[in-house]
RNA sequence: UGAGUUGGUUGGGCAGUCGCCGGCGUCGUCUUCGUACGAUGCGGGAGGAAAGUCCGGACUUCAUAGGGCAGGGUGGCCGUUAACGGCGGCCCGUCGUGAGGCGGGGAAAGUGCCACAGAGAAUAGACCGCCGGGCGCAAGCUCGGUAAGGGUGAAACGGUGAGGUAAGAGCUCACCAGAUCCGCAGGUGACUGCGGAUGCUCGGUAAACCCCACCCGAAGCAAGACCGAGUAGGGGAGCGAGUGGUCCGCUCUAGGCUCCCGGGUUUGGUCGCUCGAGCCGUCGGGCAACCGACGGCCUAGAUGAAUGGCUGCUGUCCGCACCUCGUGUGCGGGAACAAGAUCCGGCUUACACGCCAACUCAGGCG
Numbered sequence: 001u002g003a004g005u006u007g008g009u010u011g012g013g014c015a016g017u018c019g020c021c022g023g024c025g026u027c028g029u030c031u032u033c034g035u036a037c038g039a040u041g042c043g044g045g046a047g048g049a050a051a052g053u054c055c056g057g058a059c060u061u062c063a064u065a066g067g068g069c070a071g072g073g074u075g076g077c078c079g080u081u082a083a084c085g086g087c088g089g090c091c092c093g094u095c096g097u098g099a100g101g102c103g104g105g106g107a108a109a110g111u112g113c114c115a116c117a118g119a120g121a122a123u124a125g126a127c128c129g130c131c132g133g134g135c136g137c138a139a140g141c142u143c144g145g146u147a148a149g150g151g152u153g154a155a156a157c158g159g160u161g162a163g164g165u166a167a168g169a170g171c172u173c174a175c176c177a178g179a180u181c182c183g184c185a186g187g188u189g190a191c192u193g194c195g196g197a198u199g200c201u202c203g204g205u206a207a208a209c210c211c212c213a214c215c216c217g218a219a220g221c222a223a224g225a226c227c228g229a230g231u232a233g234g235g236g237a238g239c240g241a242g243u244g245g246u247c248c249g250c251u252c253u254a255g256g257c258u259c260c261c262g263g264g265u266u267u268g269g270u271c272g273c274u275c276g277a278g279c280c281g282u283c284g285g286g287c288a289a290c291c292g293a294c295g296g297c298c299u300a301g302a303u304g305a306a307u308g309g310c311u312g313c314u315g316u317c318c319g320c321a322c323c324u325c326g327u328g329u330g331c332g333g334g335a336a337c338a339a340g341a342u343c344c345g346g347c348u349u350a351c352a353c354g355c356c357a358a359c360u361c362a363g364g365c366g
Base pairs, nucleotide, nucleotide: 001362002361003360004359005358006357007356008355009354012314013313014312015311016310017309018308020045021044023042024041025040026039027038028037029036030034047337051348052347054346055345056344057343058342059220060219061218062217071216072215073214074213075212076090077089078088079087080086091104092103093102094101095100105211106210110209111208112205113204114203127150128149129146130145131144132143133142134141135140158176159175160174161173162172163171177201178200179198180197181196182195183194184193185192186191224271225270226269227268228267229266234261235260236259237258238257239256241253242252244250278297279296280295281294282293283292284291285290316334317333318332319331320330321329322328323326
């Protein structure tokens, strides 16, 4: 200098002005004195993803002795955390020259499935070929053996060589590769290294059923709690009426009036509601995720739901022009994705112009 890899960051700033939504203060208004209405001052008012609602938790109500079944989820190991399917470090496989990327229980428990081509796709198989027998003058036909060679395929049941044989074959042997089992050593562990035994050679698929281990009660802030008003229906008391009885007390009765209790649903309001696993800085522990100590800060809380418009200056980027060539001046233009609705930790997805750090490869110069 060129080409890359990984991670982080930014998401314009200041001022004026007109508005919008909460909060606090002051003043005023009223047949109503209120959590009212009006005026005015001060102060506050979206994000890195507020999004998708995919995962985890807090909180709330209901359910719940304990356990199991069913159903769902997770899946190398160790750690981290309130928890997680997140994150960090490590292990193994695989791709890449490399920085790095991608993947992760079991297919040697059982069942199922594996297009097309092909003889045969998992209890292997026989189209061509090779070998032997029979028939035939011959071409060839037929019966059998075989799987080394050819062919098909994404994949054909270890590889190379020798022995062996009619031809062949782990049929036997040597070496190589793998599998299973055993031992020793290292590591918390996944796993790694070394040695030995057995010819054991067994395809893929679990986001197919399934098996193993671990985790999970359900619904969600329209959760839920409270206050006022109050309809239907219900309960109680009193009054009055009727009834039985000669009358009172008393009994019974479906209706009436008044009061009280209570009140599904509905409607209005208050709470839940934002101080929290909080944010920022410094220091300490740890490779890191993360944890701890100290100091500082308070940062929307609305419910058809506010945070916007305009103007000026300016930062940044692009284009053009000029000369004093400085990353200079002037003019013009551009700036995304998108926005709270109980809160928090993650993941995923979207994103204009840019910026920073570490590392890799190639070339050049010293």